[in-house]
RNA sequence: CACCGAUCAAGGCAAACCCGGAGUGAUCCGGGGACGCAAUGCCACGGGACUUGCAAAUCGCAAGUCAGCCGGGCUGCCGAA
Numbered sequence: 001c002a003c004c005g006a007u008c009a010a011g012g013c014a015a016a017c018c019c020g021g022a023g024u025g026a027u028c029c030g031g032g033g034a035c036g037c038a039a040u041g042c043c044a045c046g047g048g049a050c051u052u053g054c055a056a057a058u059c060g061c062a063a064g065u066c067a068g069c070c071g072g073g074c075u076g077c078c079g080a081a
Stems, first nucleotide, its partner, number of pairs: 004079002012037002017032006035068001041074003045071003048066007
């Protein structure tokens, strides 16, 4: 250094739910709160799910949302076998 995820230390993030706000909506932001997470850090590249609009004569098409759905890319703490 790599792989990997035992241990140690420093920590970090933050589900459901509640309050306030934004959005037609999926959902997002702030505060509280912790189910969990060794990348639950960042990225919409691929797949998937969801929302809105159009069409519906079948395949659908377009725009969005989700990174805590999976894969992938980049970066990062500790350090056993």
Predicted 3D model of an 81-nucleotide RNA (c-di-GMP-I riboswitch aptamer) from a Chloroflexota bacterium.
Model confidence (mean pLDDT): 88 of 100.
Taxonomically the source falls in Chloroflexota (Bacteria, Bacillati).